[in-house]
A computed fold for an 84-nucleotide RNA from a Coriobacteriales bacterium, annotated as Bacterial small signal recognition particle RNA. The gene name in the source record is ffs. The sequence is in RNAcentral, with records from ENA. The coordinates come from a structure-prediction model, not an experiment, and the mean pLDDT is 84. The model forms 88% of the base pairs in the Rfam consensus. Rfam family: Bacterial small signal recognition particle RNA. Clan: SRP clan. Rfam classes the family as a non-coding RNA gene.
RNA sequence: AGCUCAGGCGGCGCCAUACCCCGAACCUGGUCAGGUCUUGACGGAAGCAGCCAUAAGGGGUCACUGGCGAGCGCCUGGGUCAUU
Numbered sequence: 001a002g003c004u005c006a007g008g009c010g011g012c013g014c015c016a017u018a019c020c021c022c023g024a025a026c027c028u029g030g031u032c033a034g035g036u037c038u039u040g041a042c043g044g045a046a047g048c049a050g051c052c053a054u055a056a057g058g059g060g061u062c063a064c065u066g067g068c069g070a071g072c073g074c075c076u077g078g079g080u081c082a083u084u
Stems, first nucleotide, its partner, number of pairs: 002080009012069005018061005028053004036045003
């Protein structure tokens, strides 16, 4: 040097607990028009729609994070073979 094993770093590929988007009549949240209830009144309470944010889930992307993979590269250590 060759073969082989292990570890480290990098690159490549794939994946998602990563990222983006969509996403709940009601059994999620926030804000709650209208209306409802309550009070002598002032006020208060619950709260549908809408809007906003998201859950389950779906779509997309590997730039970040993490994981997995191998006739990719380099480095370190061990084993094996040959020679001295």